[in-house]
Context: one part of a larger RNA
RNA sequence: GGCGUAUGGCGGAUGCCUUGGCACUGAAAGACGAUGAAGGACGUGGUAUACUGCGAUAAGUUUCGGGGAGCUGUAUGCAGGCUUUGAUCCGAAAAUUUCCGAAUGGGGAAACCCAACUCUAUAUGAGUUACUUUAUACUGAAUUCAUAGGUGUAAAGAGAUAACCUGGAGAACUGAAACAUCUAAGUAACCAGAGGAAAAGAAAUCAAUUGAGACUCCGUGAGUAGUGGCGAGCGAAAGCGGACUAGGCCAGCAAUUUUGUUAAUAUAAUUUGAAUAGUUUGGAAACACUAACCAUAGAAGGUGAUAGUCCUGUAGAAGUAAUGAUUGACAAAAUUCUUGAGUAAAGCGGGACACGUGAAAUCUUGCUUGAAUAUAGGGAGACCACUCUCUAAGCCUAAGUACUCUUCAGUGACCGAUAGUGAACUAGUACCGUGAGGGAAAGGUGAAAAGAACCCCUAUUAGGGGAGUGAAAUAGAACCUGAAACCGUAUGCCUACAAUCAGUCGAAGCUCUUUUUAGAGUGACGGCGUACCUUUUGUAUAAUGGGUCAGUGACUUAAUUUAUUUAGCAAGCUUAAGCCAUCAAGGUGGAGGCGCAGCGAAAGCGAGUCUUAAUAGGGCGAUCAGUUAGGUGAAUUAGACCCGAAAACGAAUGAGCUUACCAUGGGCAGGUUGAAAGCAAGGUAACACUUGCUGGAGGACCGAACCAGUUGACGUUGAAAAGUCUUUGGAUGACUUGUGGUAAGGGGUGAAAGGCCAACCAAAUUCGUAGAUAGCUGGUUUUCCGCGAAAACUAUUUAGGUAGUGCGUUGAAUAAACAUACUUUUGGAGGUAGAGCACUAAAUGGGCUAGGGGGGAGAGAUCCCUACCAAACCUAAUAAAACUCCGAAUGCCAAAAGUAAUUCCUCAACAGACAGACUGUGGGUGCUAAGGUCCAUGGUCGAGAGGGGAACAGCCCAGAUCACCAGAUAAGGUCCCUAAAUUAUGAUUAAGUGUGAAAGGAUGUGGAAAUUCCUAAACAGCCGGGAGGUUGGCUUAGAAGCAGCCAUCCUUUAAAGAUAGCGUAACAGCUCACCGGUCUAAUAGAGUUUCUGCGCCUAAGAUGUAACGGGGCUCAAAUCAUAUACCGAAUCUGUGGGUGUAUAAAAUUUUCGAAUUUUAUAUGCGGUAGCGGAACGUUCUGUAAGCCUGUAAAGGGAUACCCGCGAGGGAUCCUGGAGGUAUCAGAAGUGCGAAUGCUGACAUAAGUAACGAUAAACGAAGUGAAAAACUUCGUCGCCGAAAAUCCAAGGGUUUCUGCGCAAGGUUAAUCCGCGCAGAGUUAGUCGGCCCCUAAGGCGAGGGCGAAAGCCGUAGUCGAUGGGAACAAGGUUAAUAUUCCUUGACCGAGUGGUAGUGACGGACUUUGUAAAUUGUUAACUCUUAAUGGAUUGAGUUAGCUGUGAAAAAGUUCCAGGAAAUAGCUCCACAAUGAGACCGUACCCUAAACCGACACAGGUGGAUUAAUAGAGUAUAUUUAGGCGCUU
Repeated sequence: GGCGUAUGGCGGAUGCCUUGGCACUGAAAGACGAUGAAGGACGUGGUAUACUGCGAUAAGUUUCGGGGAGCUGUAUGCAGGCUUUGAUCCGAAAAUUUCCGAAUGGGGAAACCCAACUCUAUAUGAGUUACUUUAUACUGAAUUCAUAGGUGUAAAGAGAUAACCUGGAGAACUGAAACAUCUAAGUAACCAGAGGAAAAGAAAUCAAUUGAGACUCCGUGAGUAGUGGCGAGCGAAAGCGGACUAGGCCAGCAAUUUUGUUAAUAUAAUUUGAAUAGUUUGGAAACACUAACCAUAGAAGGUGAUAGUCCUGUAGAAGUAAUGAUUGACAAAAUUCUUGAGUAAAGCGGGACACGUGAAAUCUUGCUUGAAUAUAGGGAGACCACUCUCUAAGCCUAAGUACUCUUCAGUGACCGAUAGUGAACUAGUACCGUGAGGGAAAGGUGAAAAGAACCCCUAUUAGGGGAGUGAAAUAGAACCUGAAACCGUAUGCCUACAAUCAGUCGAAGCUCUUUUUAGAGUGACGGCGUACCUUUUGUAUAAUGGGUCAGUGACUUAAUUUAUUUAGCAAGCUUAAGCCAUCAAGGUGGAGGCGCAGCGAAAGCGAGUCUUAAUAGGGCGAUCAGUUAGGUGAAUUAGACCCGAAAACGAAUGAGCUUACCAUGGGCAGGUUGAAAGCAAGGUAACACUUGCUGGAGGACCGAACCAGUUGACGUUGAAAAGUCUUUGGAUGACUUGUGGUAAGGGGUGAAAGGCCAACCAAAUUCGUAGAUAGCUGGUUUUCCGCGAAAACUAUUUAGGUAGUGCGUUGAAUAAACAUACUUUUGGAGGUAGAGCACUAAAUGGGCUAGGGGGGAGAGAUCCCUACCAAACCUAAUAAAACUCCGAAUGCCAAAAGUAAUUCCUCAACAGACAGACUGUGGGUGCUAAGGUCCAUGGUCGAGAGGGGAACAGCCCAGAUCACCAGAUAAGGUCCCUAAAUUAUGAUUAAGUGUGAAAGGAUGUGGAAAUUCCUAAACAGCCGGGAGGUUGGCUUAGAAGCAGCCAUCCUUUAAAGAUAGCGUAACAGCUCACCGGUCUAAUAGAGUUUCUGCGCCUAAGAUGUAACGGGGCUCAAAUCAUAUACCGAAUCUGUGGGUGUAUAAAAUUUUCGAAUUUUAUAUGCGGUAGCGGAACGUUCUGUAAGCCUGUAAAGGGAUACCCGCGAGGGAUCCUGGAGGUAUCAGAAGUGCGAAUGCUGACAUAAGUAACGAUAAACGAAGUGAAAAACUUCGUCGCCGAAAAUCCAAGGGUUUCUGCGCAAGGUUAAUCCGCGCAGAGUUAGUCGGCCCCUAAGGCGAGGGCGAAAGCCGUAGUCGAUGGGAACAAGGUUAAUAUUCCUUGACCGAGUGGUAGUGACGGACUUUGUAAAUUGUUAACUCUUAAUGGAUUGAGUUAGCUGUGAAAAAGUUCCAGGAAAUAGCUCCACAAUGAGACCGUACCCUAAACCGACACAGGUGGAUUAAUAGAGUAUAUUUAGGCGCUU
């Protein structure tokens, strides 16, 4: 370390439970609000965080009623109270009811600020004061009357509200397999308004020659008539059956509404309400047993387990104040007017009607026109006539119908904590977002807290061990049960030469003993053996998906249709709505539907009818079974098996980021250059011009702050969701920045990059339509049994989809061979392979020969030649998918016979499949390339295991029902690995060929054939010859056999080339051919050529032999041939078992149809998609007031036992502690391993990376259980235009003190911006409030607009600007311009007058304050024993140097807010008031914005010394830090 066992931890499944939900039924109600609502803010308790209640009378006050002993909410405790003089509590009616909110005195950033008037107890009081409309009174402009307007009085309105309702306006996705009419849909969302209902409504309606008689709703009519790119779809009405009924008014009767009086009824809290004891077990009795009782009460809940008789209740009965409610009666009051004209109709354009402009009636109306008046008018689906019917252009009207934010009562084959509401619990909470908006997790001790006194360990209030309580503490508060993953501990067996999808088959050893004649655990060693799912032709695949476990997670429901099955009735079957009744069941209801008759376009006729002149013929019919309900399969419409888009549209929310603009404020060290203008001098007739000085311009220069973001590196699970370091650009300008405001989504803004619009913009975000759609991908959960495909054809905006056909399944029907398959025989049609050249087309040689070309002759005619081209013909030889004088084998058709066992054909329902792959054969294409592609035809795989092929879907053998330690074989094998022949006979191969390869090459070797030479001596060797004419001729300097050209003869010979090589300058020389000799060959030998078997060379690659599976093999273990034996598979046989089908027999049952069981015979049982059949399990319901159960239910853990083929079911032991449920039926949220599924828990990586600026620490002491980090001291280091100090924004107690150390702090912690408690913020002068206005907002009246709303006058808000006034010192742990001390300062009304208020940039100058340099003087302290002198430090004063703010001046063009108050002056009057809010602390940061104690970002003010031009840079002061390992 592995397996097993035992025992723990972690974790929170399972079971049981339910406070909470869900769905519905019956009633009620649909209330509220200016008498201030809904909804909130803030308060309120002795102690008080949250919820609940309440409101300064504040968990409450008053009265009446009920009730009767305790009470002071959830919520304990402590403290203190109340209560029989009746509390708490319940009901009814009153009182109070802060502030915001319609919000209403004005304003406003909701819960705040600021008023005016009246009254009075003169105060911290009470009340009134919005707008609009209507009515009314008074008043009253331009303008005489009048009107507008103004003022008062009275009434009403405003806002909220879940769904339902009416109206205004109105999408898109989607469907149409695209899309535009159409659909979705008048839906969603928006807006206005109303009510408990709304709307509609008493015929200018229907109907059809009969009639009905308002409207609404239900059933039916009917998916009919219609409408419709006549596509997808849309879709009536009359009539009939029901629910409910109600008619009136504009004269009058009358109706409606309101008010008052009176009577009756019901009703709240509440009261009463029968009947039980004993024994056993147990912690506890309600269980069990025994014996009783009540019942108009045996609904239910509780009580220490299961209770009619213990408690609360239940059936039944009783009862009531005030106010209110309902109903009835009576009385009074109010309201309503005269038959409907810019109407009906028409034209144009729309809309609604089921009806899309159509033949389009009817209704409605934006524009233009425009009647009649009952002797009239409208309608009856164009229109006209006749007939019938009704009376428009005014109004009201209950019931029946719709819905449920809400109240009461009740029900559930609804859920039971990942379920059921998002929410069983402080949940619309925590948390996220600027905002609209989004949105969790989280239940259980016990009967009773009896919640563990006391002791011990320890720093410890952590944790643990004893003791005690309890039935139980492994029920101990992290608490019922307590599974799995995961992590430990103990132990039996195994494991350190071994190669492992981890199992399986065999098997020794060791340990153990149990339901014992059998087992359990482990497993040395050996054989075989590459997970699962999905998608695929095909996956170990290195193709997809899953870290593990637990829970959860996907074919449902409704309507219609169709088939099948079961049941009822049957030429019939059946109700719907509704009504009656009910615990549930049920009864009624015949409207209507389907069927019983068809044919025809129809009239119509009818077992026939239509066609037709027809009686003919033909078409379609006629011989009869349906219907209703339940189950099941499937289809259609609905989200329709589940999850998944990118998008479209609607309404809202955003400019706190960023873009642009508007208003008002701020910022820019220092240095450089030196424009215009000016002055002076020179110069000119005068200018011009030149020079100098002065001057200080500039989208000027260098360079900090500031803004930007060029280069490189780092960083890339960062310090940082864009930064750091280095470097760089601009830096008086088209600069930069603060505050406030404006512009909004097909829109804005944009010096323009499709940039930016809150970290993701070619159309933001949020919610909704919405479960959009997805011919696409993924996933889709128990068992067994039977059968079993396809990857083809046709069509397709079709090619990865779909439909019909072919192929599958199930059922029915027909027949029982006359159908099917195979074999044989016979008979047919045909034009392929082959063959052939007779046709067609191609094509070679020769001959012959027209024609043509060329050449020659000729004056020409014409003739001749031709190794030129060539028709026809002859001969020889080819040759075709689109040639055939011919022509098979197979196949196909038919018949007969045989064999086989089932099948073929038909109909119906239900599919799947239409990506195929390789291999043999025949072909196309390609290169007679491809593991290529496309057909045909077989096979296999697909969907097929087993054996062989080393391994290897498609090759060879062979088709797995199960078992066997039986036998025979196939392919293939038999030396070892490795089962079986080192078998036999005969050859071949020498190459390890076998065990990779071509052209080409080679005396390798075996066989065969032909041929040549050879005792007249071959072939090879050795010896000898190899000559003469002649140096052949020519050429040549030379050429003599041998540079080259021509010729290549003759002679002697046994033989010898005018020479096959070497060689020479040329000769010479050496060989060869050829000849002779020698030698030897009979088992003759020697050559040449051809065919053939097996070999050789050709033959170089990348991790490693690596081209037989390996070892290895040579008369073989190679190759060829022959022979015998053996091995070898899930094949075949044998034996036994299971099951399907068919047949037969017997038994039992029977609804007489049949079913079941047993046996026998025959035969079958591989299987993906798919079809069919039979079962198991889970939850709930009836059975069940039954049965099991504290002598232990469910759940959990374990087992070596039993049953079932299996899913599973029992039994036993341990745990657990209260429920469970047989059987037979029924109903489903009914079975998980996968969906990058969802939620939770736990692993892995891993004790690994990291611990956030490399400004830096060290020592001593203290505290403490413990000190690198805390405190103090000392030393060191860092910043110092900050890393110091003070404000604004923002935050909100972080401030200070004491105590503490669980969690937070990237480590520890005694410390802390952490926890707990207490304390702390003091203003006439600071800021706000206040007065004033800018941009801009709102906006009485007003204008415009479907509505919502938009614009805007008078006004009113709105700072970032204008406006009165304070300093120094001291003081606290924490505040100070606020407290204290001292010393200052401001300010009120009315009227008038004119001013002021009141403003830019740049540059220059002046000269001071604070501060500071130098120096002088005086004084104080110090230095020393003292004195003097001296040294050092400081204070005051003088002189001197540096030096802001501010003011003034110069200059420039871009010409530089507004307003009232206030101020200044005059007159009159007055002598009071200084309220309220902020004030702590952080503020370049550990407290703000960045998810963090984050290297980032953040406006203003002060800003020292030395060196330096400088706020650069370097080092330092004050001050602050050393950056939490």